[in-house]
Context: one part of a larger RNA
RNA sequence: GAACGAACGCUGGCGGCGUGGAUAAGACAUGCAAGUCGAGCGCAAUAUACAGAGUAGCAAUAUUUUGUAUGUUGAGCGGCGAAAGGGUGCGUAACACGUGGGUAAUUUGCCAUGAAGUUGGGGAUAACUCGCUGAAAGGCGAGCUAAUACCGAAUGUGAUCAUAUGGAGGCAUCUCUGAAUGAUUAAAGCUGGGGACCGCAAGGCCUGGCGCUUUAUGAUGAACCCGCGGCCUAUCAGCUAGUUGGUGAGGUAACGGCUCACCAAGGCUAAGACGGGUAGCUGGUCUGAGAGGACGACCAGCCUCACUGGAACUGAGACACGGUCCAGACACCUACGGGUGGCAGCAGUCGAGAAUUUUUCUCAAUGGGGGAAACCCUGAAGGAGCGACGCCGCGUGGGGGAUGAAUGGCUUCGGCCCGUAAACCCCUGUCAUUUGCGAACAAAAUUUACAUUUUAAUAGAGUGUGAACUGAUUGUAGCGAAAGAGGAAGGGACGGCUAACUCUGUGCCAGCAGCCGCGGUAAUACAGAGGUCCCAAGCGUUGUUC
Numbered sequence: 001g002a003a004c005g006a007a008c009g010c011u012g013g014c015g016g017c018g019u020g021g022a023u024a025a026g027a028c029a030u031g032c033a034a035g036u037c038g039a040g041c042g043c044a045a046u047a048u049a050c051a052g053a054g055u056a057g058c059a060a061u062a063u064u065u066u067g068u069a070u071g072u073u074g075a076g077c078g079g080c081g082a083a084a085g086g087g088u089g090c091g092u093a094a095c096a097c098g099u100g101g102g103u104a105a106u107u108u109g110c111c112a113u114g115a116a117g118u119u120g121g122g123g124a125u126a127a128c129u130c131g132c133u134g135a136a137a138g139g140c141g142a143g144c145u146a147a148u149a150c151c152g153a154a155u156g157u158g159a160u161c162a163u164a165u166g167g168a169g170g171c172a173u174c175u176c177u178g179a180a181u182g183a184u185u186a187a188a189g190c191u192g193g194g195g196a197c198c199g200c201a202a203g204g205c206c207u208g209g210c211g212c213u214u215u216a217u218g219a220u221g222a223a224c225c226c227g228c229g230g231c232c233u234a235u236c237a238g239c240u241a242g243u244u245g246g247u248g249a250g251g252u253a254a255c256g257g258c259u260c261a262c263c264a265a266g267g268c269u270a271a272g273a274c275g276g277g278u279a280g281c282u283g284g285u286c287u288g289a290g291a292g293g294a295c296g297a298c299c300a301g302c303c304u305c306a307c308u309g310g311a312a313c314u315g316a317g318a319c320a321c322g323g324u325c326c327a328g329a330c331a332c333c334u335a336c337g338g339g340u341g342g343c344a345g346c347a348g349u350c351g352a353g354a355a356u357u358u359u360u361c362u363c364a365a366u367g368g369g370g371g372a373a374a375c376c377c378u379g380a381a382g383g384a385g386c387g388a389c390g391c392c393g394c395g396u397g398g399g400g401g402a403u404g405a406a407u408g409g410c411u412u413c414g415g416c417c418c419g420u421a422a423a424c425c426c427c428u429g430u431c432a433u434u435u436g437c438g439a440a441c442a443a444a445a446u447u448u449a450c451a452u453u454u455u456a457a458u459a460g461a462g463u464g465u466g467a468a469c470u471g472a473u474u475g476u477a478g479c480g481a482a483a484g485a486g487g488a489a490g491g492g493a494c495g496g497c498u499a500a501c502u503c504u505g506u507g508c509c510a511g512c513a514g515c516c517g518c519g520g521u522a523a524u525a526c527a528g529a530g531g532u533c534c535c536a537a538g539c540g541u542u543g544u545u546c
Base pairs, nucleotide, nucleotide: 001546002545003544004543006542007541008540009539010538013394014393015392016391017390018389019387020386026350027349028348030347031346032345035080036079037078040077041076043074044073045072046071047070048069049068050067051066052065053064054063055062056061087305089303097229098228099227100226101225102224103223106222107221111218112217113216114215115214116213117212118211119153121151122150128143129142130141131140132139133138158185159184160183161182162181163180165178166177167176168175169174189210190209191208192207193206194205197204198203231277232276233275238268239267240266243265244264245263246262247261248260249259250258280302281301282300283299284295285294286293287292307328308327309326310325311324330341331340332339333338358384360383361382362381366380367378368377369376370375397427398426399425400424408417409416410415431487433482434481435480436479437478446468447467448466449465450464451463452462453461454460490535491534492533493532494531495516496515497514501530502529503528504527505526511518512517
């Protein structure tokens, strides 16, 4: 000199863009952060309409009940999602990360493309009703019912396995491909529309859409293996028994001591094994002319963890932050028998600390989950709020104005400085204030009209064109008008380094200080004042890095 996720002191006008728990991976009140689908399914409650029956009434009507249709709501079965997104950096010196390869040792829900199929049955169960039990959380039993829930059977394009076999290729175990025989192995329905024909009707039949099953290829994601690279320490020199290798078996999506039985005695190490300390890694960031050094906040990629330790279940995917089980610590409820909880999600509280924000708005946009869609959910995200924490921009006025006013300061008492500075005159109108107008981020989806393709069809579906609808931020940005210099400057320094000097007070005292050093009666070094210098909505100090 530069830099910072900074803090502290004094001061503080506006805006834009960023950024904000670095310490206690300490403990957490409260609210929200993962739901959705009725076009998979059966119930219950309720509203409306229609039809039948009853009651009151002469009647209109009112009301009760049953059925049908259409909604709304509730819990439940079922499907998909909840493994993403969001947070943290405890652990980890490791194939964790980076980079380059390998899988002839693998898997992949949803998605895309191709091929084939979607036949015919069965038994349950939740919800619900009843009973028992418990303080509660909840539990047990009996009975009823549905499905795209569950389970047999059929079919087998295929797939897998076995047998013998033809061809091609490679990288050793082998890989690819052709035809043959045998064995094993699938499925679920829902919904829109309709001219003939059949049928009392439901429907058959025809035609679309969404699903379901098998399989191939792709895409995406994941898994495993290897070469190389990146901290300190020898006041750590030897380490190792599943250890190193083999055979066989088990296990896995898959290779492998991954696990086990048996056999052999190996394996690593001064190119630093083993141990100890520290640490998430990287793209990058800061500094520097570079080489290098230091760091890894924000943003992005990967890894890791979810009160602490362990374990598996479900599933395409987890050994699962807002799932389950066990143990532990802590906290809460309790009828003392037993239960409940997990902010390193967003806000917020306490604590410790020099120190780090609102218990805000909206799903309008982007993205995600569910759904045919409308739509619902989304503390992701988009916005606003707070903090000069940082960077950048703007302003605090401009021109004229000497008899050079006054105060203040210095003085050799003549004067000099502050100083065109002020007053005064003439202007301007940024920002702030008041007021008026007023955007963009919006195009899709959806509805509707038309055209076209498919079709038997003017249904339906697909494509295209036009119109309508949708804004949290926000009456914001921006533009115009009004008024008036009005509302807006401080901090540090002035002995040398280092730009900037005098007076008064003090008297080795009080004090200053980054280093040298100042202060003991004329202190440009302490304190105050006037003046000057530097930077400026900041200026200094402290800490850290180069």

A computed fold for a 546-nucleotide part of an RNA from a metagenome, annotated as small-subunit ribosomal RNA, 5' domain. Rfam family: Bacterial small subunit ribosomal RNA. Rfam links the family to the GO terms structural constituent of ribosome and ribosome. The full RNA is in RNAcentral, with records from SILVA.